[in-house]
RNA sequence: CAGGGUGUAGCGCAGUUGGUAGCGCGCAGCGUUCGGGACGCUGAGGUCGUCGGUUCAAAUCCGAUCACCCUGA
Numbered sequence: 001c002a003g004g005g006u007g008u009a010g011c012g013c014a015g016u017u018g019g020u021a022g023c024g025c026g027c028a029g030c031g032u033u034c035g036g037g038a039c040g041c042u043g044a045g046g047u048c049g050u051c052g053g054u055u056c057a058a059a060u061c062c063g064a065u066c067a068c069c070c071u072g073a
Stems, first nucleotide, its partner, number of pairs: 001072007010025004019056001027043005049065005
């Protein structure tokens, strides 16, 4: 330098065809217990890496860019 992949909650990951952003673990509160754990219920937490474009509407489509990884030179 060229090609490809990944980027979504504290961590690990889904999200197919554009239409309210989810799951597990973790965290907080409550129930249960003498207490804890386990279990059950409820809740908080996200500008979907960044910027721009298309669209009534974008995590999703398009362009650029950043970080990391792989391959080639």

Source information:
Predicted 3D model of a 73-nucleotide RNA (transfer RNA) from a Candidatus Saccharimonadota bacterium. Rfam family: tRNA. From the family's description: Transfer RNA (tRNA) molecules are approximately 80 nucleotides in length. The sequence was found in a public genome assembly. Taxonomically the source falls in Candidatus Saccharimonadota (Bacteria, Bacteria candidate phyla).